[in-house]
């Protein structure tokens, strides 16, 4: 100081679901909960995936877009605790 694993210890995060606030929605933020995770830390670069307020384009309810959202969807990038190899 690197690779590679995940049997202990001590923490660490927190799906569904309720509950309150925020939002046009998607989702987010607090609070309970715990399915589960060794990067379930951090990032919207690639992919891909929810929303369509507005907007265009038919026309009277559809279509089409992200400047809005997801890292707990799959890569990429950056940082890490223990322990053993």
């Nucleotide at each position: 100081a690197a690779u590679c694993u995940g049997c202990a210890g001590g923490g660490g995060c927190a799906a569904a679901c309720c509950c309150g606030g925020u939002g046009a929605a998607a989702g987010c933020c607090g609070g309970g909960g715990a399915c589960g995770c060794a990067a379930a830390g951090c990032u919207a670069u690639g992919g891909g995936u929810c929303u369509a307020a507005g907007g265009c384009a038919a026309u009277a309810u559809u279509g089409c877009c992200a400047u809005g959202a997801c890292u707990g969807c799959c890569a990429g990038g950056c940082u890490g605790c223990c322990a053993g190899u």
This is a predicted structure of an 85-nucleotide RNA (c-di-GMP-I riboswitch aptamer) from Thermincola ferriacetica. It was read from a public genome assembly, where an Rfam model found it. The model forms 95% of the base pairs in the Rfam consensus. Rfam family: c-di-GMP-I riboswitch aptamer. From the family's description: GEMM was predicted in a large-scale screen for bacterial structured RNA regulatory elements. Its mean pLDDT, the model's own confidence on a scale to 100, is 85.